[in-house]
This is a predicted structure of a 1364-nucleotide RNA (small-subunit ribosomal RNA) from an uncultured bacterium.

């Protein structure tokens, strides 16, 4: 502090009485007397306490409860006049005599029952007169009306037979006045949304006259009048009690109205009056209605929104408790009694507060947990131990405040005849405590009994491991999660708050994100299309003068509680009290008189208008009239095509078009002047003249004198298109037709072509109606242009120059602005007054309303949904954009692919397996620089299980070799031989080796290249990619690197707010072309001999080799450019000439690009197996498709013939010469050489002949016999040779690729792999060309620019349909 919902519906108990000191009385209770009775006891008896019922007073209108209705004079602030007020204070003045009844009580009678009828008896502070009236009240001012009651106590004299009378106090009663206190009653201001409620209102608004009423009043009535109220929002509808305050905020505000406090309103629902001082009355009465209950069916009886408590609603709110002892209240003299008001208790962390769950020491840094990089970290002085304290809890004792006033005794005082009674002050004093043995307090034992909740990706303090694998989940927003999650889930540690701590719902704030304090409208939402112009805002200048605004002082209110502030009180706090300040606002009131208002008087006045005198101008509206085109018609010439398009056809033409000539006719729109001209308010206006007309500029005077500006509702104009009623119709031209295009064209193009497009009335009222910029005003560097006017200077007259005015463009200061921009014509400063916006979609839609013949306009929600739309600029990256520029990139050429035959490589199908990987370029004669066995990784059958390798222990042997069995091997299982190596003299010691055991481990080409590392392609050898400082920009970011030139090149020059740098570029490297020098063996041979031969001697001059040097720099000329870089020259010179050719080298990054199967390497998996041996098979298969290569369809050729000329290279398990054999592949012999010596080694294309276009003397697949070779073996599956066989194939659709010079083409030769298998690759040289006007086009790049709604960046995003 505790029903926020159901003002649902209640069993039950309470929760308003009380007074015998008003009254008759006596039914219960006690008690006294009295009679009987030994006594217990029984009668009798109002006597006495008392006290049911009942008459009579008071009270029951207060206290407690709820928040349904109410948008109101209900509530709040401040005020007013036309009233009332029991009970209480104060004052005056009384208070006296009677009289009849009704209950109670008895009898009697109905009733089930609640209750009721009749008769009869009786009291009073009940009731009704009489008297009397200082006030009072009415009045015709003369008058006239109207009151009580009594009850207790106490008493001296007096009187009475007594009661009593009298007298005294107190209490009452009675009239009256007066206050206080409560109430009613007016009125002013405030007090929710919604105009998709614009009109309400007949008692309605006012008068008159009655009535009523405590009181004013249409409160009610009658009559007259016809008002009243509303845009300052009536009436309608929806919502709500107000208000001190509460909660947020810096405040202004917003939001709310629980608990306290004030006002209202309700008491089952509607109503209604009555008693009453007060009510239309929670716990009174009628009535009507629901609903529950009892009922003899005839009737009755009831109202928790009182405190407790039941059911029901509902997320969700308590005990059927004590107790009147405090405070208060009712009645009473009082005692006292009532009192669910109150004051305790009790439940509930629901809230605020304040304590506890231990303090100290304690490292061996314990056990365990976790997590590791395996060392360790860390839980963590945290626990254990060791010492110390006891608060709360626990037991046990003491132990309060709230309680002091009635009382009661006493002293002075009033009253009074009184020392009685009653009263006031004081002094002593006795009782009274629900809480409660509760606060507090003492003693004891003992660390003893007390810790959770929520996060740990960012916002936001706090991170790891496991487990899951776009799954379960998580999530406040951004987002996590697809196999290495700090985001799930678990654990461990952290981190925060802590008897709490996270959710959910709400409120305020940050949100200046409704902007009063405080905000926008060019392009983000936003300026009404435009102008007139009523109300409302706002308004020049001087003086006076009022005093509503204004502003100052006083004062009266602004309740108390709360909030602040400063004491006090409970150890502290919360709380709880006392002062003070505040209550930012109302009313009164004094004054001030700047400033706005109102008043008056002015202005020979600057705003604004008027007049006078000019100017311009498609302004507007009406009539008139004019050529030029187009189109029709009629005639003439005239012949075959016209028109049309990208290209075409429909179309029109031989019935004469087109074309030209003449001539009519009709209609529409005005070429050149034409302009970033002018005019209009905006739409808009364009030949010529003529009438009407509006408005604007300018200059100088005179005149009015604030006459002003803006503008809600209003009206008026308002393009195009549409619409109605007549016209008119030449061109065009929706619509529709026909042709084309296309996949398809209901489109783009073409032929037609009707509404309309004209006119004249009437509508309609919209547009990107746009300067996307309302309209007036003032104020603030310029400079250029052009259109209108003035002055003033100059010219005969112009041009032209200043200077000013009103327009129109351009550019820009300062400011401004999110940036673009704007910028005296503001988007700069300011002032006024109107519109309009407050996230994207629904949506300018729905309903309504108005307007409209219709189209439709206007005015305008909301559910739902999304996290976003959206603006300007940045860098990309694109563009069937532009501009430069390059690359065998197009073009010019040569040769090729694609067609065929086999070769290879992939796909796809197939298999037990046909191991894997590479997929556009940049995967496909790739990895593989070579699969018969091996490789081999895959298949099948057989085997091992510390393993085929590595380390480490342990025992044992000895290594090794060489012959058997068996079996497909793998393996198994026998036999014989034989003692090694370094150190050491020896002993002995060490190292490698082999076999057995056992356990750590080992294998893994298993899985992730999207966990990596290294390494590679690609874009590309393309010119490009960056920084550091400075500068410019709010920022991104720019500048720099862009520009002019030039280059192969971001190459260099030049010029710039940039100046420097770096990675790339060049160039340093290596090779080739030339020349010089050393230096000649195994090379070479001019000269001299010599020989069959550079064979020999001889030389090293040449070639060559292989070391060093040199040369080429746009150096030289000339021209050109800008005197620059640099370009140009059939220019010199040189062996080369402009980077001399070729290599090597690959910036900054792109492609999760290949690669886990070369290697390394994280993770995750298999461990008698996914490890490891082995046979065998397979990687070689085949309808098919694809790529890259070979051979070739021939005569530039085939064949035969031939002592033409080459470089590069390998070779000892090898190259292999000569020589033999063989037809050949090949063998045999066996010289020579680790090679400038020997050797492979023949070099082919060339020449010389044949052949003569044909499936050939091409072409060689294919198939057969016969063979060679390699090798443990040629079945699957090698290569070659011979005879023989002779298949497709006749230069290849559509597409495609290569190449610009010693290059393509074309010929060969070599090499690595290799046992053996190239038509592959990888080098080498030999013949050796064509053609490049050129940058339109394709591709691909670069640089710069412009466009973007793309950024994973056009293979992008993204619309609509239809399917799931």
């Nucleotide at each position: 502090u505790g029903c926020c919902u159901a003002a649902u519906a209640c069993a039950u108990g309470c929760a308003a009485g009380u007074c015998g000191a008003g009254c008759g009385g006596u039914a219960a209770c006690a008690g006294g007397u009295g009679u009987a009775g030994c006594a217990a006891u029984a009668c009798a008896u109002g006597c006495u306490g008392a006290c049911g019922a009942g008459c009579g007073g008071c009270g029951g209108a207060c206290g407690g409860g709820u928040g349904a209705g109410u948008a109101a004079c209900g509530c709040u602030u401040g005020g007013g006049a036309a009233u009332c007020u029991g009970c209480c204070u104060g004052u005056u003045a009384g208070u006296g005599g009677g009289g009849g009844a009704c209950a109670a009580c008895c009898c009697g009678g109905g009733g089930a029952a609640a209750c009721u009828c009749g008769g009869g008896c009786u009291a009073a502070u009940a009731c009704c007169g009489c008297a009397u009236a200082c006030g009072c009240a009415c009045u015709a001012c003369g008058g006239u009306g109207g009151a009580a009651a009594g009850c207790c106590g106490g008493g001296g004299a007096c009187c009475g037979c007594a009661a009593g009378g009298c007298c005294c106090g107190g209490c009452g009663c009675u009239a009256a006045c007066a206050g206080a206190u409560g109430a009613g009653c007016c009125c002013a201001a405030g007090u929710c949304g919604g105009a998709u409620u614009a009109g309400c209102u007949a008692g309605u608004u006012g008068g008159u006259a009655g009535g009523g009423u405590a009181a004013c009043g249409g409160c009610c009535u009658a009559c007259c009048a016809a008002g009243g109220c509303g845009a300052c929002g009536a009436u309608c509808c929806g919502u709500a009690a107000c208000u001190g305050g509460u909660c947020u905020g810096a405040g202004a505000g917003g939001a709310c109205g629980a608990c306290c406090a004030g006002u209202c309103a309700c008491a089952c629902c509607g109503g209604a009056a009555c008693u009453g001082a007060g009510a239309c009355a929670c716990g009174g009465u009628c009535c009507g209605g629901a609903c529950u209950c009892c009922u003899a069916c005839g009737g009755g009886a009831g109202g928790c929104a009182g405190c407790a408590g039941u059911g029901g609603g509902g997320a969700a709110u308590a005990u059927u408790g004590g107790a009147c002892a405090a405070u208060g209240g009712g009645c009473g003299a009082a005692a006292g009694c009532c009192u669910g008001a109150u004051c305790c208790a009790g439940c509930g962390a629901c809230g605020c507060c304040g304590c506890g769950u231990g303090g100290g020491u304690g490292a061996a840094g314990a056990a365990g947990g976790c997590c590791u990089u395996c060392g360790g970290g860390u839980u963590g002085u945290a626990a254990a131990g060791c010492u110390c304290u006891u608060u709360c809890g626990g037991u046990g004792g003491g132990a309060a405040c709230g309680a002091a006033a009635c009382g009661g005794u006493u002293a002075c005082g009033a009253c009074u005849a009184a020392u009685a009674c009653u009263u006031g002050u004081g002094a002593c004093u006795a009782a009274u405590g629900a809480c409660g043995g509760u606060a507090c307090u003492c003693a004891c034992a003992g660390a003893a009994g007390a810790a959770g909740c929520a996060c740990c990706g960012g916002c936001u303090a706090a991170c790891u491991a496991c487990g899951u694998g776009c799954c379960a989940g998580c999530a406040g927003c951004c987002g996590c999660g697809g196999u290495a999650a700090u985001a799930c889930g678990u654990a461990g540690g952290g981190u925060g708050c802590g008897a709490g701590c996270g959710u959910u719902a709400a409120u305020c704030g940050g949100a200046a994100u409704u902007a009063c304090u405080g905000g926008g409208c060019g392009u983000a939402a936003a300026g009404c299309g435009u102008g007139c112009g009523c109300a409302g805002g706002c308004g020049g200048u001087u003086a006076c003068u009022u005093a509503a605004g204004u502003c100052a002082g006083g004062u009266g209110u602004g309740a108390a509680a709360g909030c602040c502030c400063u004491g006090g009180g409970c150890u502290u706090a919360a709380c709880c009290u006392a002062g003070g300040a505040a209550u930012u606002g109302c009313g009164c009131u004094u004054g001030a008189g700047a400033c706005u208002g109102g008043g008056u008087a002015g202005c020979u006045u600057u705003g604004a208008g008027u007049g006078u005198g000019g100017c311009a101008g498609a302004g507007g509206g009406a009539g008139g009239u004019g050529g030029a085109a187009u189109u029709c018609c009629a005639c003439g010439u005239g012949u075959a095509g016209c028109a049309g398009u990208g290209a075409a056809a429909u179309g029109c033409g031989u019935a004469g078009a087109g074309a030209u000539g003449u001539g009519g006719a009709g209609g529409a729109a005005c070429a050149c002047c034409g302009a970033u001209g002018g005019c209009g308010a905006a739409g808009g206006c364009a030949g010529c003249c003529u009438c009407c007309u509006g408005g604007g500029c300018c200059a100088g005077c005179a005149c009015u004198g604030a006459c002003g500006c803006u503008c809600a509702u209003g009206c008026a104009c308002g393009a195009a298109a549409g619409c109605g009623u007549g016209g008119g119709g030449a061109g065009c031209a929706a619509a529709c037709a026909g042709g084309a295009u296309u996949a398809g064209a209901u489109a783009c193009c073409c032929u037609g072509g009707u509404a309309g497009u004209c006119c004249a009335c009437g509508c309609c009222c919209u547009a990107a109606a746009c300067g996307a910029u309302g309209u007036c005003a003032a104020c603030u560097g310029g400079u250029u242009g052009u259109u209108g006017g003035u002055g003033g200077g100059g010219u005969u007259a112009a041009a032209c120059c200043c200077a000013u005015u009103a327009g129109u463009a351009a550019c820009g200061a300062a400011g401004c602005u999110a940036a673009c921009g704007c910028g005296u014509g503001a988007a700069g400063u300011u002032g006024a007054c109107c519109g309009c916006c407050u996230g994207g979609g629904g949506a300018g839609u729905a309903c309504g309303g108005c307007c409209g013949c219709a189209a439709g306009g206007u005015u305008a929600a909301a559910a739902c949904u999304c996290a976003a739309a959206g603006g300007a600029a940045u860098u990309g990256a694109c563009g069937g954009g532009g501009a430069c520029c390059c690359g065998c990139a197009c073009a010019a050429g040569c040769g090729g692919u694609g067609g065929a035959u086999g070769a290879u490589g992939u796909g796809g199908a197939u298999c037990a397996a046909u191991u894997c990987g590479a997929u556009g370029c940049a995967a496909c004669g790739c990895g593989a620089a070579g699969a018969a066995c091996c490789u081999u990784a895959c298949c099948u059958a057989c085997c091992c299980u510390u393993g085929a390798c590595a380390u480490g222990c342990c025992a044992g042997g000895g290594a090794g070799c060489c012959c058997g069995a068996u079996g497909a091997g793998a393996g198994u299982u026998g036999g014989g031989u034989g003692u090694g190596c370094c150190c050491g003299a020896a002993a002995g010691g060490g190292a490698a080796c082999c076999u057995g055991g056992a356990c750590a481990c080992a294998g893994g080409u298993g899985c992730u290249g999207c966990a990596u590392g290294g390494c590679u392609g690609u874009c590309g050898u393309c010119a490009g990619c960056u920084c550091g400082u400075g500068u410019c920009g709010u920022g991104g970011g720019a500048u720099g690197u862009u520009g002019g030139g030039u280059u192969a090149a971001g190459u260099c020059c030049c010029g710039c707010a940039a100046c420097g740098a770096g990675c790339g570029c060049a160039a340093c490297c290596c090779u080739c072309g030339c020349c010089c020098u050393u230096a000649g063996u195994u090379g070479c041979c001019a000269u001299c001999a010599u020989u069959c031969a550079g064979u020999u001697g001889g030389g090293c001059a040449c070639u060559c080799u292989a070391g060093g040097g040199g040369g080429a720099c746009u150096g030289c000329c000339g021209g050109u450019g800008a005197u620059a870089a640099g370009c140009c020259g059939a220019g010199a010179g040189g062996a080369a000439g402009g980077u001399g050719g070729g290599g090597a080298u690959g910036a900054c990054g792109u492609c999760a690009a290949g690669u886990c199967c070369u290697c390394a390497u994280g993770g995750c998996c298999c461990u008698u197996a996914c490890g490891g041996g082995c046979u065998g098979g397979g990687c070689u298969a085949c309808a098919c498709a694809c790529g890259u290569g070979c051979u070739a369809c021939a005569a530039u050729g085939g064949c035969g013939g031939u002592g033409a000329c080459a470089a590069u290279g390998g070779g000892a398990u090898g190259c292999u010469g000569a020589g033999g054999g063989g037809c050949g592949a090949c063998c045999c012999c066996g010289a020579g050489c680790a090679a400038a010596u020997c050797u492979c080694a023949a070099a082919a294309a060339g020449c010389c002949g044949u052949c003569u276009c044909a499936g050939u003397u091409c072409g060689g697949a294919u198939u057969g016999c016969a063979c060679u070779c390699u090798g443990c073996a040629a079945c699957u599956c090698g290569a070659g040779u011979g005879c023989a066989u002779g298949a497709a194939g006749g230069u290849g659709g559509a597409a495609u690729c290569g190449c610009u010079a010693g290059u393509a083409a074309u010929c060969g030769u070599a090499g690595a792999u290799c046992a053996g298998a190239a038509c592959g690759c990888u080098a080498c040289g030999g013949u050796g060309a064509a053609u490049a006007c050129g940058u339109u086009c394709c591709c691909g790049g670069g640089c710069c620019u412009u466009g973007c709604a793309c950024a994973c960046a056009c293979c992008g995003c993204c619309c609509g349909u239809c399917a799931c």

Model confidence (mean pLDDT): 85 of 100. It matches the Rfam family "Bacterial small subunit ribosomal RNA".